A computed fold for a 1531-nucleotide RNA from an anaerobic digester metagenome, annotated as small-subunit ribosomal RNA.
Its mean pLDDT, the model's own confidence on a scale to 100, is 82.
RNAcentral records the identical sequence in 2 taxa.
Its Rfam family is "Bacterial small subunit ribosomal RNA".
The sequence is in RNAcentral, with records from SILVA.
[in-house]
RNA sequence: AGAGUUUGAUCCUGGCUCAGAGCGAACGCUGGCGGCGUGCCUAACACAUGCAAGUCGAACGGUUCUGUUGGGGGCUUGCUCUCGACAGAGUAGUGGCAAACGGGUGAGUAACACGUGGGUAAUCUUCCUUCGAGUGAGGAAUAACUUCGGGAAACCGGAGCUAAUACCGCAUAACAUCUUGGAACGGCAGUUUCAAGAUCAAAGGGGGCGCAAGCUCCCGCUUGAAGUUGAGCUCGCGUCCUAUCAGCUAGUUGGUGAGGUAAUGGCUCACCAAGGCUCCGACGGGUAGCCGGCCUGAGAGGGUGGCCGGCCACACUGGGACUGAGACACGGCCCAGACUCCUACGGGAGGCAGCAGUGGGGAAUAUUGCGCAAUGGACGAAAGUCUGACGCAGCGACGCCGCGUGGGUGAUGAAGGCCUUCGGGUCGUAAAGCCCUGUUGAGGGAGAGAAAGCUACUGUCGGUUAAUACCCGGCAGUGGUGAUAGUAUCCCUAGAGAAAGCACCGGCUAACUACGUGCCAGCAGCCGCGGUAAUACGUAGGGUGCAAGCGUUGCUCGGAAUUACUGGGCGUAAAGGGAGCGCAGGCGGUUUUGUAUGUCGCAGGUGAAAUACUCCGGCUUAACUGGAGAAACGCCUGCGAAACUGCAGGACUAGAGGACAGGAGAGGUGGACGGAAUUCCCGGUGUAGCGGUGAAAUGCGUAGAUAUCGGGAGGAACGCCGAAGGCGAAGGCAAUCCACUGGACUGUUCCUGACGCUCAUGCUCGAAAGCUAGGGGAUCAAACGGGAUUAGAUACCCCGGUAGUCCUAGCCGUAAACUAUGGGUACUAGGUAUGGCGGCGUCUGCUUGCCGUGCCGAAGCUAACGCAUUAAGUACCCCGCCUGGGGAGUACGGUCGCAAGGCUGAAACUCAAAGGAAUUGACGGGGGCCCGCACAAGCGGUGGAGCAUGUGGUUUAAUUCGAUGCAACGCGAAGAACCUUACCUGGGCUUGAAGUGAUAGGUAAACCUCAUGAAAGUGGGGCUGUCGCAAGACGAUCUAUUAUAGGUGCUGCAUGGCUGUCGUCAGCUCGUGUCGUGAGAUGUUGGGUUAAGUCCCGCAACGAGCGCAACCCCUGCCCUUAUUUGCCAUCUUCUGAAAAGGAAGGAACUAUAAGGGGACUGCCGGCGACGAGCCGGAGGAAGGCGGGGAUGACGUCAAGUCAGCAUGGCCUUUAUGUCCAGGGCUACACACGUGCUACAAUGGUCGGAACAGAGGGUUGCUACUCCGCGAGGAGAUGCUAAUCUCUAAAUUCGAUCUCAGUUCAGAUUGCAGGCUGCAAUUCGCCUGCAUGAAGGCGGAAUCGCUAGUAAUCGCAGAUCAGCUACGCUGCGGUGAAUACGUUCUCGGGCCUUGUACACACCGCCCGUCACAUCACGAAAGCCGGUCUUACCAGAAGCCGUUACCCUAACCGCAAGGAGGGGGGCGUCUAAGGUAGGGCUGGUGAUUGGGGUGAAGUCGUAACAAGGUAGCCGUACGGGAACGUGCGGCUG
Repeated sequence: AGAGUUUGAUCCUGGCUCAGAGCGAACGCUGGCGGCGUGCCUAACACAUGCAAGUCGAACGGUUCUGUUGGGGGCUUGCUCUCGACAGAGUAGUGGCAAACGGGUGAGUAACACGUGGGUAAUCUUCCUUCGAGUGAGGAAUAACUUCGGGAAACCGGAGCUAAUACCGCAUAACAUCUUGGAACGGCAGUUUCAAGAUCAAAGGGGGCGCAAGCUCCCGCUUGAAGUUGAGCUCGCGUCCUAUCAGCUAGUUGGUGAGGUAAUGGCUCACCAAGGCUCCGACGGGUAGCCGGCCUGAGAGGGUGGCCGGCCACACUGGGACUGAGACACGGCCCAGACUCCUACGGGAGGCAGCAGUGGGGAAUAUUGCGCAAUGGACGAAAGUCUGACGCAGCGACGCCGCGUGGGUGAUGAAGGCCUUCGGGUCGUAAAGCCCUGUUGAGGGAGAGAAAGCUACUGUCGGUUAAUACCCGGCAGUGGUGAUAGUAUCCCUAGAGAAAGCACCGGCUAACUACGUGCCAGCAGCCGCGGUAAUACGUAGGGUGCAAGCGUUGCUCGGAAUUACUGGGCGUAAAGGGAGCGCAGGCGGUUUUGUAUGUCGCAGGUGAAAUACUCCGGCUUAACUGGAGAAACGCCUGCGAAACUGCAGGACUAGAGGACAGGAGAGGUGGACGGAAUUCCCGGUGUAGCGGUGAAAUGCGUAGAUAUCGGGAGGAACGCCGAAGGCGAAGGCAAUCCACUGGACUGUUCCUGACGCUCAUGCUCGAAAGCUAGGGGAUCAAACGGGAUUAGAUACCCCGGUAGUCCUAGCCGUAAACUAUGGGUACUAGGUAUGGCGGCGUCUGCUUGCCGUGCCGAAGCUAACGCAUUAAGUACCCCGCCUGGGGAGUACGGUCGCAAGGCUGAAACUCAAAGGAAUUGACGGGGGCCCGCACAAGCGGUGGAGCAUGUGGUUUAAUUCGAUGCAACGCGAAGAACCUUACCUGGGCUUGAAGUGAUAGGUAAACCUCAUGAAAGUGGGGCUGUCGCAAGACGAUCUAUUAUAGGUGCUGCAUGGCUGUCGUCAGCUCGUGUCGUGAGAUGUUGGGUUAAGUCCCGCAACGAGCGCAACCCCUGCCCUUAUUUGCCAUCUUCUGAAAAGGAAGGAACUAUAAGGGGACUGCCGGCGACGAGCCGGAGGAAGGCGGGGAUGACGUCAAGUCAGCAUGGCCUUUAUGUCCAGGGCUACACACGUGCUACAAUGGUCGGAACAGAGGGUUGCUACUCCGCGAGGAGAUGCUAAUCUCUAAAUUCGAUCUCAGUUCAGAUUGCAGGCUGCAAUUCGCCUGCAUGAAGGCGGAAUCGCUAGUAAUCGCAGAUCAGCUACGCUGCGGUGAAUACGUUCUCGGGCCUUGUACACACCGCCCGUCACAUCACGAAAGCCGGUCUUACCAGAAGCCGUUACCCUAACCGCAAGGAGGGGGGCGUCUAAGGUAGGGCUGGUGAUUGGGGUGAAGUCGUAACAAGGUAGCCGUACGGGAACGUGCGGCUG
């Protein structure tokens, strides 16, 4: 510090997710030791049991025990009883102090609760410290105790006795308090002081000396002053969310007086006034203890408040007071309530949010431990007692820190595991082995510090005192005192012995293989893995990371500049308010004086400690901890500065405004008025149609329309001018004239003197549609009716047509209200056009004058597109708005509206995207250019018939398999009777039918033959290799065993190779350079041209490659060479009457087969840019690529093929292998493709005659002769082929048939034959005779072909024994017609445009409906919670009051009084009750929309001109997307 994820790719926007750190954690797996910390986050739920606050006998009276002692009694003379005194130890009670601390918890609380800094002249403060004064003399009671009584108990009552440091008077008392008067100081409140008067105290206990009086010491007590500590009150500032909480408030705000308090104060009361708070957020709602700090972060911030420390609040819930210095009191009291317990049913008791512990809740949080030794606290004179505070221990890896689980050496790289290309690699120096060490743990031994304390005694010194007593303090000595703990630590012994796991390994993110599984099981933080080769699931091996832990989950901050103060944005991504005016607020020109609010400087106070930081120390180190320092950005106080800001005063004119002059304008309002047109009415002319559409129909018209002429009525809108034009704040504004009226602009001087800018709330304006009322109503026209279209057509088109459209008055308040761009000010190149007003002027021009309105462009900006003085540039000021998509501008609430609806405006849930700009493609019922038998023009077919063949389907035991739009279907198959053959039935074999290796054994095997069997096979007989003397070896073969084999079994979506197709279309790319952030672009586009990315020209491109073309083959002309089996012109010769043939010979011609030539727009003319090239012509066998072939770029279709071959993986192994026989692939209601033959006279039949090319041939082709009607047969010749042979038909000549189901056509069937072959039944071909079906040119539709082509005619070959070949591949013979042209159909190429497509239009995608599921809203109601109003009621208690009752201290001789208590009454008041509200939660038949879901239904709305351009607002309508009207926008 970043990374992953939207796309085919890119840049941006933007969300989601990850890597880091942390935790009072929990869960899973695992677990050796120690130190230091830490541990109910939930039920402030309920609690059994024990403990947590007592102490003082030196305050008091008793009492118990023990000891000593005295008196008395009994008597067993050392025991007992009793009465006293003293001492010690204890103790219930009275009394004092403490119990208000310490400890717990965080429910409540949004508050002076807390933090920080002040005030208290408005206050209190036990104990403690210092200083002063005092402590005199009395009285009356009451617990305990005794006795009586009640009660189950808790406990209570009556009578009687008694003490005090308990209680009560009295005396005395001040510098205390009060009153009165005076003085001083102070601005005031007030403070200080003087005088007089009044009022208020007390308690004793212990020690020493002394006979006593008394003296003295200590601890107390009273009073006053001061201090300290603590507390109360009060003020400034700070302190969460919500405005879908906007108004709140009657003790409320203030005053006067009184009461009350320690004290101010409506704290309380009476009276008076009507105030107080609030958009700088009152009131209400929600949530929450606050802080030091802690976590995170670079910081600013954000989150948090557990442990430790400070403050607050609470103590079962609510209320209340008492006591006290202090409480409205956790382990006190009273009352009410709920709950629990005891009970004899009458009544009582209780409060763990103290420490342990229990139940419960929960994902989850410990021992009913030890000790007061230390620290601290209470009491005490002290010893001491108490102390679940605290110190320790226990439990928990809960956290942090430290240590260990061994170290060295060791290569046959062991065994074993895993992988493997079978060679090896890896675990791996790892192990074993050898040599060592000894942490922790184990056993044994020694053994602390913490105690410098406290205490007892002794000694000594000092203080005090009359005192060497006492007492206090210091010092020294001796003794005692440790929970932890026999722990830390140290020493010794044995011994590698007892001690490693967890997660991960597709990318992010370090780490890879095998097997299993097969969209299953599962994984997953995000993207995403899994459908038979998964580095993503599970396991294993290996690896990576961390380590006594490791992962997961949850939460916080970070990354996130993703709320942006530091530090973001708003043209199109989310985001500028529809527009203006304007209060508050924010901001504000030049200059000067003052001031000192902000600001800055210096100093002081505070900012507790702990924490954090720096340094230095202590535990072996660290964690932990001790000390010191710095810091603490804050607040307060004082002093100072005056630039900037604020405030106050003065001045200025550049901002702003005013005056004067001028012209421009659809600016606004009202009124008047004009012509054209539509429609309607009247009349004339006139006749059969008009109208409307893609085509029609509805409609109108013989009752006279349309058309045309004249007249009239009425409403609405204003042609031309007119424009990139003008005006207005926006919406918007258009004939003309008049009236009234707003604003802007220009020019020149003058005036005012900052008067300015912006603007939340507010107010006003605000298209269209819509609403209310009243008019008006010509046109147009939602709705509606009809006609068409269509599968349907609630639409588009047509004919009608109502609201509305218009006016007046009033509402509504929204639009794509858009420049999708808020307003203001200043600055920053230009060019050009135009509106208004100026200036100059050589007058139709110039202008560096101003204000507008546009276009193009520099810098700059921008993600890009683009913007660019009219900014989206550079800056400042103010306002509005945004924070992922959907849900949703929805719900609820509020508010406005007559309504429609507007404004404000969520959440649950759900997704990992949604989006912007640009790029490359693809696509378009977008555009342009061009090509092709693509259409058109022609010729011939197919589709109808019969047959052949292939396919589908069906059938079957099997009808083997594959190929399936073009690009499967006479295709694989260039040939299924057996074989082939892969299929079926049946019979056999199992190392196998074939191949290779090994081991063992046997023998020849092959060949011939016999039996059996359907055959395969099984069983038998005969015969016998090579070498070597032999043993034996070699080759062959059989049997057994073994490693292997075999598979036309699966996967063409794991593959190679090959092939089809677009397409023989002209394209497809690269290097360097340049442009762009980038994907990419350029080149390859453009102008011409071509069959062609062919060539030329131009050009930020210059070159190059694969394609095109050419090179290759065949063919067309010529030449040269060569020559037999080919040829035979000339010449010679022979046969023959001739024709003709033979021989010799020739090398001319033809041919054969080798090499050359020829054609290149080369020549001429024209066109073109003088180019490329095109047109025409000459010559030429051939002319513009001469014709044909081979040749197929980058790629597309997961195209085809695992059955041609090869091959990974999987499956099978007495079978899915293999052998054999028979059957099947040949089936047959039917459908389709490809063909053949026909339907006839351009023909059929019969007879005569003629002409090819290219191939094949010895298991072959066969001449010739004979036989057969023929297929064929018999004999026989030539030929391993330019030699022999297979070998033509259409054509032509002649005859016949005469338009018919025929002398057409030949299917089908019968009979008889031939050939091949082991075999012809399923299932071959051919021949003859007989039979003689459909068919008379073929519907919709559709195919081929542009010249030696179509059409037509035959021939050959491969395969092959034969053949179902009418197929295929070739060959030649005869030999046409037509092309105006590119509008349309199909396919393709280039450029351009749009796109929401990229699996790429067979794309994407919208809404209803149906089903499932999830969350939410409404809802008659039902059930809670909380707050509140009114009333009822009123416990305890304080206060007040009281005529009843009681009453020790004081007064009084007494009666009685004062005072007190009880009871009664009253105010206040908790729980409770009744009635009604507000807010909020749960639930709710039914209902509403929304989200999600696998291949459901209906349509096709949107994206292309999406097939009616789309969208916005509004209104109406419709199953649904939607349609239509009106206005607006261009996205």